A computed fold for a 99-nucleotide RNA from a Planctomycetota bacterium, annotated as SAM riboswitch aptamer (S box leader). It was read from a public genome assembly, where an Rfam model found it. The organism belongs to Planctomycetota, within Bacteria. The coordinates come from a structure-prediction model, not an experiment, and the mean pLDDT is 83.
[in-house]
RNA sequence: GCCGCAUUCAGACGAGUGGAGGGACAGGCCCUUUGAAGCUCGGCCAACCGGUCAUUGAGGCACGGUGGCAAUACCCCCGGGGAACCGGAAUGAUGCGUG
Numbered sequence: 001g002c003c004g005c006a007u008u009c010a011g012a013c014g015a016g017u018g019g020a021g022g023g024a025c026a027g028g029c030c031c032u033u034u035g036a037a038g039c040u041c042g043g044c045c046a047a048c049c050g051g052u053c054a055u056u057g058a059g060g061c062a063c064g065g066u067g068g069c070a071a072u073a074c075c076c077c078c079g080g081g082g083a084a085c086c087g088g089a090a091u092g093a094u095g096c097g098u099g
Base pairs, nucleotide, nucleotide: 003097004096005095006094007093008092013042014041015040016039017038021031022030023029027075028074043069044068045067048065049064050063051061052060053059073091078088080086081085
C1' cells in the first nucleotide's frame, strides 16, 4: 500500500523548543504572533487488540500495544425527503484481521 470487518454528533491539555502556518483535498468558514505546523517531556481521554477481575449473561480495571485531546470527521462537495432540518452514500481517519 491492497482487501475484509468495526467505529466515526461522547470524551480529554499543560510546559519546553520552534517561528508561520494549520484545520486530509477544492470552496466556505474558522483557529493562529495573546505564538501555527513539527519535535520533546509530562498529563489526560477512550477502551480497538493483548492482559486481568467478575459473571448465566450484559460487564469492570487501565498493566502492555495502538489511537486521540478547537469547532460532528468544522461545514459542504454525491444522491433522497416542501423548508429549517433529517437521515444515507462516497471519501478520509483509527483499530483489528488476512495475504